[in-house]
Context: one part of a larger RNA
RNA sequence: AGCGUAUGGUGGAUGCCUAGGCUCUCAGAGGCGAAGAAGGACGUGAUAAGCUGCGAAAAGCUUCGGGGAGGUGCAAAUAACUAUUGAUCCGAAGAUAUCCGAAUGGGGCAACCCACUACACUGAAGGUGUGGUAUCCCUUAGGGGAGGCAAACCCGGAGAACUGAAACAUCUAAGUACCCGGAGGAGAAGAAAACAACAGUGAUUCCCCAAGUAGUGGCGAUCGAACGGGGAAUAGCCCAAACCAUGACUGUUUCGGCAGUUAUGGGGUAGUAGGACUACGAUAUAACGAUUAACUUUAAGUGGAAUUUUCUGGAAAGCUAACCCACAGAGGGUGACAGGCCCGUACACGUAAAGAGUUAAAAGUUUAGUAGUAUCCUGAGUAGCGCGGGACACGAGAAAUCCUGUGUGAACCAGCCAGGACCAUCUGGUAAGGCUAAAUACUCCUGAGAGACCGAUAGUGAACUAGUACCGUGAGGGAAAGGUGAAAAGCACUUCGAACAGAAGAGUGAAAUAGUACCUGAAACCAUACGCUU
Numbered sequence: 001a002g003c004g005u006a007u008g009g010u011g012g013a014u015g016c017c018u019a020g021g022c023u024c025u026c027a028g029a030g031g032c033g034a035a036g037a038a039g040g041a042c043g044u045g046a047u048a049a050g051c052u053g054c055g056a057a058a059a060g061c062u063u064c065g066g067g068g069a070g071g072u073g074c075a076a077a078u079a080a081c082u083a084u085u086g087a088u089c090c091g092a093a094g095a096u097a098u099c100c101g102a103a104u105g106g107g108g109c110a111a112c113c114c115a116c117u118a119c120a121c122u123g124a125a126g127g128u129g130u131g132g133u134a135u136c137c138c139u140u141a142g143g144g145g146a147g148g149c150a151a152a153c154c155c156g157g158a159g160a161a162c163u164g165a166a167a168c169a170u171c172u173a174a175g176u177a178c179c180c181g182g183a184g185g186a187g188a189a190g191a192a193a194a195c196a197a198c199a200g201u202g203a204u205u206c207c208c209c210a211a212g213u214a215g216u217g218g219c220g221a222u223c224g225a226a227c228g229g230g231g232a233a234u235a236g237c238c239c240a241a242a243c244c245a246u247g248a249c250u251g252u253u254u255c256g257g258c259a260g261u262u263a264u265g266g267g268g269u270a271g272u273a274g275g276a277c278u279a280c281g282a283u284a285u286a287a288c289g290a291u292u293a294a295c296u297u298u299a300a301g302u303g304g305a306a307u308u309u310u311c312u313g314g315a316a317a318g319c320u321a322a323c324c325c326a327c328a329g330a331g332g333g334u335g336a337c338a339g340g341c342c343c344g345u346a347c348a349c350g351u352a353a354a355g356a357g358u359u360a361a362a363a364g365u366u367u368a369g370u371a372g373u374a375u376c377c378u379g380a381g382u383a384g385c386g387c388g389g390g391a392c393a394c395g396a397g398a399a400a401u402c403c404u405g406u407g408u409g410a411a412c413c414a415g416c417c418a419g420g421a422c423c424a425u426c427u428g429g430u431a432a433g434g435c436u437a438a439a440u441a442c443u444c445c446u447g448a449g450a451g452a453c454c455g456a457u458a459g460u461g462a463a464c465u466a467g468u469a470c471c472g473u474g475a476g477g478g479a480a481a482g483g484u485g486a487a488a489a490g491c492a493c494u495u496c497g498a499a500c501a502g503a504a505g506a507g508u509g510a511a512a513u514a515g516u517a518c519c520u521g522a523a524a525c526c527a528u529a530c531g532c533u534u
Stems, first nucleotide, its partner, number of pairs: 001533009015519001016483002020454002022451007029443002031149002039100003042055003046078001050074002061094006070082003105114003115133007135146004153184001154182004164171001168218001194201002205232005215223001236435003239379001243266010271413001273378004277372004286366003291361008301349003307322002311318001323340002325329001331343003384408008394420001415430005470477002490518001493505004
């Protein structure tokens, strides 16, 4: 020096654990905000750096309900207080709520500075306090509304590139990402100028199939329907106009009126065309429903069955023996594994205020017919067309259909549109106004629960003072870090030592090689002892 064995040190793997996560299910909620939000700054405790709570009334104040012995948060200790005259705590409703922030009196380098005005202190003040003073929109001129924030979902506006095409330009990625506007608990769409095919269907939305089909396509890469069938859920309506009436204004007048415009009310809403109009007839049917009453439900919460023993052990829930309850043998805790020890569980009960639901009553609101067919009405710079774009699965194509920048520009129910160029026949429908629940999408958040999900290099970045420490001018980036023991019983006292270091005794404990650098304690690495080899 190497190797081996043993004992230690170092180190923190492994095992076990879980306080935290992840993914879902069923319910709820789906918003907060000028009555000042979200988010912050600064304060606030006897002592107080951090977190939490709270706001100069500041770990809190008031009332009501619950509850019943201790309490003054995490978080020990001391002090001082508090509580059966019911505290702490839990629930509901209030009060207070500095400054910044939409921030809104003006300004500003957020949490600061400086005003005006009314009133008060009060006579005065470069004083103090309380209230008011932003902008835009609407308005009956009294006043009312908006603004900002928020995870996804939804609609609209605007809109890439990387990439793929094995290069690249049409194309693709993709109407995606990003940006802007808007709304709701959903949003959007929606009651046929629709499909279909000689047979029929009957608003919209979503799912399964049709089908990777028909098509589209530098016919490349790709893109990609519909008809029809099966399901989920179902719900239909209102205006404009014709006509009538009233008010106002205008024109005209033979002063009797007439006509027009406008506003309001009635009327009316359809494709087998309907309505107005004329004639006749009538109070029938159905729906909604303010409000009132009763009941149910929702808060904290209340009751809630049944066991003892032997042995082992530090400890019994284990073992042994004999019992018991069960509408309760879900789960958790307790010194090892507990239906009967504790919390609970099944079940039953509970209520102020407020909300929701059901039932009954109910003012009130809406809703209907027959015949006739002369006349009137039925959405115009619209439909269509030319040019240029876009959307349709469909890239201009034979290109219908839809939207429209520009230019033109109809018909008026004997009408008009569509059926994939176009024409005829036939069939279907009735544009140019509007509303509409459900089935569908999502989860920042609340409650209850689940997992062939993770178990501290995993699972959220974050089990712990975590978006913290730290880095960066900034946008932004972004950690590490869990475990004594059943209980602190956290080692009185002595000795060595310079020692508040560290040890040796003693003591606690089942255990101290469980001593806070604390469960287990692998390997690398280091040391000591012994053995072997050179």